[in-house]
RNA sequence: ACCCGACAACGGCAAACCCGGCGAUGACCGGGGACGCAAAGCCCAUGGCCCCACCGGAAGUUCCCGAGGGCAACGGGGCUACCGAA
Repeated sequence: ACCCGACAACGGCAAACCCGGCGAUGACCGGGGACGCAAAGCCCAUGGCCCCACCGGAAGUUCCCGAGGGCAACGGGGCUACCGAA
């Protein structure tokens, strides 16, 4: 240095839920809160998943497809990084 990840150390992030905000919704933002995470740090919407008020198509008023909007703590790809036992 690389790989790796401990009943090690210093720390970090923050699920559900609650309050406030915003939105048609999904979600997102702030505060609280910790289920967890060795990349649950950053970038990417590629697979997958969620929404669909408005628009287009089909349908006929349910539903479906597209466009559109999201999820990066569902995977995946790229980049960076603390510590140092086996």
Record summary:
This is a predicted structure of an 86-nucleotide RNA (c-di-GMP-I riboswitch aptamer) from an Actinomycetota bacterium. Its Rfam family is "c-di-GMP-I riboswitch aptamer". About the family: GEMM was predicted in a large-scale screen for bacterial structured RNA regulatory elements. Its family is annotated with cyclic-di-GMP binding in the Gene Ontology. The organism belongs to Actinomycetota, within Bacteria. Its mean pLDDT, the model's own confidence on a scale to 100, is 89.